[in-house]
């Protein structure tokens, strides 16, 4: 250099062309408790970047980043 996959919350993962993007863990507040802890209740926090096809894009397409795997 080609090629194939992958990038979604602080971590690990779902998720669909349209309805407030969802889950565990973690993190913040509160109830409990003498104190923590566990329990239970709230709650904040996200679609790599640019472009294109659409009426509509986190999904689809390219192209750029970044990470992973294979080949001379």
């Nucleotide at each position: 250099g080609c090629c194939c996959c992958c990038g979604u919350a602080g971590c690990u993962c779902a998720g669909u062309g349209g309805a407030u993007a969802g889950a565990g863990c973690g993190c913040a507040g509160g109830u409990c408790u003498c104190c923590g802890g566990a329990a239970c209740c709230u709650g904040a926090g996200g679609c790599g970047c640019u472009a294109g096809u659409u009426c509509a894009a986190u999904u689809c397409u390219a192209g750029c980043c970044g990470g992973g795997g294979g080949u001379a």
The RNA shown here (transfer RNA) has 72 nucleotides and comes from an Armatimonadota bacterium.
Model confidence (mean pLDDT): 80 of 100.
Its Rfam family is "tRNA". By type it is a transfer RNA.